The part of an RNA shown here (small-subunit ribosomal RNA, 3' major domain) has 475 nucleotides and comes from a metagenome. The full RNA is in RNAcentral, with records from SILVA. Its Rfam family is "Bacterial small subunit ribosomal RNA".
Context: one part of a larger RNA
């Protein structure tokens, strides 16, 4: 000097407490281990920091795996060299298909020489999702958005180092005062950036309608208020005012304000730690493989299922179920596309085709709320898992193996042991809504609004952290 310490003093944080709501107990969905298997393709992994992780969609393809059928300069690059006139379309033949054989049609510039492109054959070479993340580079996670990590000159000390960065307050903060053998400085902390609360100007179309007509309908005429949109500006600094402190820095309280003390949120992660992930994004050292470990194709796995776990969804009903009536969003998508009115069907959807390259048309109905009716406590008009049957759509193709309607079936569950996890406010909780991916498939994941709580005495203790000090037989 660190590290630790069932030392010790100070703080901090949904860490504890106070509170809501879940996990764990059932059913599915989904990832993981195990096992199985011809294969169940790797990676991520045994804390946090793996297990709705890579993967933002495994019917083919994706695919990396397995069976099997070709294939070898090769699916793909380049360049030599030599033959050829193609290449590519249609057609038929065989095949699982890959491919392979027939027939048809068929090269461009150029006067040639050559060239351009493709086929062939032979040569360098190609390929590799083959190993090593302990040989790396980018990237990333994690401690942690925690307040700390360091310099230069100088001062002490043989030195290793120290000091500064310690102390007295303060703060979210190594934030800022004050003091001090340190005086200065850099990476972090703020802040400056976008969102998003309030108001001014400019603009008013597709958006708005108060005043005047005028209609089923802001529909039309008009309008430039208002909403709203989007661009530049105000605005919020502990600025005012009290009182505490050290005449600081700050700290309470209070007035104006839409907003008060970081107003909310968000990108943004310092010096490092974990030989942490990653060689399957890329790229790249070295190794291996070259008629196979490269490559093309059918079919099959990744989707198996005696079990364990983790993450969610549905429930166990009456604050609910069921049927009717009725109301209000926001963000976002859309031309190989969104697809309205009608009209057909109990419905998935079909048919139809206006309008829309979209503040314009169009997914699209938001639901949870509100009203009225019924059920009346019950394995039920709860609860919806499995099972049969008839269907729809997507796509060469739903048998393995999609999704989704319809009728019938109607399982386990009556609030879940030990333990355990999230949240401090427009948050929990609880409702629905787009949108990535995508032909088709969402209970995941990423947005978005609706409607809306309870608690917090406190810091004794559990857990992680940050500073000072002490003790150590560890480094």
């Nucleotide at each position: 000097u660190g590290a630790c310490g069932g030392g010790g003093g100070c703080c901090c944080g949904c860490a504890c407490a106070a509170g809501c709501g879940g996990u764990g107990g059932a059913u599915u969905a989904u990832g993981u281990g195990g096992u199985u298997u011809a294969a169940u393709u790797c990676g991520a992994u045994c804390g946090a920091u793996a297990c709705g992780c890579g993967a933002g969609a495994a019917a083919c393809c994706u695919u990396a795996c397995c069976a099997g059928g070709g294939u070898u300069u090769g699916a793909c690059a380049u360049g030599c060299a030599c033959a050829g006139g193609a290449a590519u379309a249609g057609u038929u033949c065989a095949g699982a298909g890959a491919u392979g054989g027939g027939c048809u049609a068929g090269c461009c510039c150029g006067c040639a020489a050559g060239g351009g492109u493709c086929u062939g054959u032979g040569c360098a070479c190609a390929g590799g999702u083959g190993c090593u993340g302990c040989a790396u580079g980018g990237c990333u996670g994690u401690c942690g958005u925690c307040a700390g990590c360091u310099c230069g000159u100088g001062c002490c000390g043989u030195g290793a180092g120290u000091u500064g960065u310690u102390g007295g307050g303060u703060u979210a903060a190594g934030u800022c005062c004050c003091g001090c053998a340190a005086c200065g400085a850099g990476c972090g902390c703020a802040a400056c950036c976008c969102c998003u609360a309030u108001u001014g100007c400019u603009a008013g179309u597709u958006a708005c309608c108060a005043u005047c007509a005028u209609u089923u309908a802001g529909u039309u005429g008009g309008g430039g208020a208002c909403u709203c949109u989007a661009g530049c500006g105000a605005g919020a600094c502990u600025g005012c005012c009290g009182g505490u402190g050290a005449c600081a820095a700050a700290c309470c309280g209070g007035a104006g304000g839409a907003a008060g003390g970081u107003g909310g949120g968000g990108a943004u992660g310092a010096c490092g730690u974990c030989a942490a992930g990653u060689c399957a994004u890329c790229a790249u050292g070295g190794c291996c493989c070259u008629u196979a470990u490269g490559u093309c194709c059918u079919g099959g796995g990744c989707u198996a299922c005696a079990c364990a776990c983790g993450u969610a969804a549905u429930a166990c009903a009456a604050u609910g179920g069921u049927c009717g009536g009725u109301a209000c969003a926001a963000a976002g998508g859309g031309u190989u596309g969104c697809g309205a009115a009608g009209c057909c069907g109990c419905g998935a959807g079909g048919u139809g085709a206006a309008g829309c390259c979209a503040a314009u048309c169009u997914c699209a109905a938001a639901a949870a709320a509100c009203c009225g009716a019924u059920c009346u406590c019950a394995g039920u008009u709860c609860g919806g898992a499995u099972u049969g049957g008839a269907g729809u759509c997507u796509g060469a193709a739903a048998c393995u193996c999609g999704a989704c309607u319809c009728c019938a079936u109607g399982a386990a569950g009556g609030u879940g042991g030990a333990a355990u996890c999230g949240c401090u406010a427009g948050u929990a909780a609880u409702c629905g809504c787009a949108c990535a991916u995508c032909a088709g498939c969402a209970u995941g994941g990423u947005g978005c609004g609706g409607u809306g709580a309870a608690u917090a005495c406190g810091u004794u203790c559990c857990c992680g952290g940050g500073c000072c000090u002490u003790g150590u037989a560890c480094a």